[in-house]
Molecule: Purine riboswitch aptamer
Organism: Rummeliibacillus sp. POC4
RNA sequence: AGAAGAAAAACAUUGAAUCCCCAUAUAUGCUAGAGGAUUGGCUCUAGUGUCUCUACCCGGCACCGUAAAUGCUGGACUAUGCGGGAAAGCGACUAUAGG
Numbered sequence: 001a002g003a004a005g006a007a008a009a010a011c012a013u014u015g016a017a018u019c020c021c022c023a024u025a026u027a028u029g030c031u032a033g034a035g036g037a038u039u040g041g042c043u044c045u046a047g048u049g050u051c052u053c054u055a056c057c058c059g060g061c062a063c064c065g066u067a068a069a070u071g072c073u074g075g076a077c078u079a080u081g082c083g084g085g086a087a088a089g090c091g092a093c094u095a096u097a098g099g
Stems, first nucleotide, its partner, number of pairs: 018085003022081004026055001029048007040064002049056001057075006
């Protein structure tokens, strides 16, 4: 002096990181207050329920028969755990082709 490697910083570009089964929790439940509808069956609030954050609704049918009350049924999300798949990256092996 050159080359290679390592580490750090800055800038630019790029973007796979998702889905499913099962289990547990919770019964998408329960207890109330206020308001509202009946061509409807809801709205708001509080509490409770989970070794649990969140959620606590939607549809259909029944029923009620103008009154204040719904019932049944199908469907989730969320939390945690187990398993499976997809995608991406890396590695190994095999085959073929070339060197």